Predicted 3D model of a 69-nucleotide RNA (transfer RNA) from a marine eukaryotic metagenome.
RNAcentral holds the sequence, with entries from MGnify.
């Protein structure tokens, strides 16, 4: 040095108008107890600093971490 990636405890969508969905878990229905299902809940730095902008997870630049070549 090039190219892809970093968003919840995990996986993981979303690429300009304030962040889906799963698995874990908390609550709650059902049940003699469970366990299956089913509802319901859980991002105050989207890896950090700075920049465009009215408004960045989203685009510009550095830079830090993985992974590939």
């Nucleotide at each position: 040095g090039c190219g892809c990636g970093g968003u919840a405890g995990c996986c993981a969508a979303g690429u300009g108008g304030u962040a889906a969905g799963g698995c874990c878990g908390g609550g709650g229905a059902c049940u003699g107890c469970a366990a299956a299902u089913c509802c319901u809940c859980u991002a105050u730095u989207c890896g950090c600093g700075g920049g465009u902008u009215c408004g960045a997870u989203u685009c510009c630049c550095g830079c830090c971490c993985g992974c590939g070549c």